[in-house]
Molecule: c-di-AMP riboswitch aptamer (ydaO/yuaA leader)
Organism: Patulibacter minatonensis DSM 18081
C1' cells in the first nucleotide's frame, strides 16, 4: 500500500415503537436498569344507514396484524407442504427534506385469535418491539440550511 475478518464510534435505514413526568435500584455524581402515569404514533372490537342475502352440486372452517399476495406450468411420494421456473400485484434504499420520474440495488418473511368478529357514532380494549449499518447515482418542481 492493498484485500478480508471483529470491535467500538459517528452519520444513517427499516418499523407504530417515541417523549415527558413521578417512584425505587444504582452512583462521589452521572450514564444505565425496573416499575407506573400522561402526550404522541399505531392496531383491534364495537350501532343506525349501507353491504351481505337467491336456486344446484361439490368441499369445510373464518379472521386479524405486517410491503410480505394472486395465478400458469414442472418436479418431489397423495397433498392444502417444499422445491424450480414464468407472470399479475406490493414494499424498502438510493444521504440536506417533501412530491413525480428515471437509475441502480434488495424483500415479498414471520406471528397471532380459537369456531368467531362486514361497515360502523357512542364506547370498549390492545401495541409503543426487534432488527440493520456494504455502497451512496441523476432530473424537475417546492422548500430548508449554510456561505458571500
Nucleotide at each position: 500500500c492493498u484485500c478480508u475478518g471483529c470491535c467500538c464510534g459517528g452519520a444513517g435505514c427499516c418499523g407504530a415503537a417515541u417523549c415527558a413526568c413521578c417512584g425505587g435500584a444504582g452512583u462521589c455524581g452521572a450514564a444505565u436498569c425496573c416499575g407506573g402515569u400522561g402526550g404522541g404514533c399505531g392496531g383491534g372490537g364495537g350501532a343506525a344507514c349501507c353491504a351481505c342475502g337467491u336456486g344446484u352440486u361439490c368441499u369445510u372452517g373464518g379472521g386479524g396484524c405486517u410491503a410480505a399476495u394472486c395465478g400458469g406450468c414442472c418436479g418431489g411420494u397423495c397433498a392444502u407442504c417444499c422445491g424450480g421456473u414464468c407472470g399479475g400485484g406490493g414494499c424498502g434504499c438510493u444521504g440536506c427534506u417533501c412530491u413525480u420520474u428515471c437509475u441502480g440495488c434488495g424483500c415479498c418473511a414471520g406471528c397471532c385469535c380459537g369456531u368467531c368478529a362486514g361497515c360502523u357514532a357512542a364506547c370498549c380494549c390492545c401495541g409503543u418491539a426487534g432488527g440493520c449499518c456494504g455502497a451512496c447515482g441523476a432530473a424537475a418542481g417546492a422548500g430548508a440550511g449554510c456561505a458571500c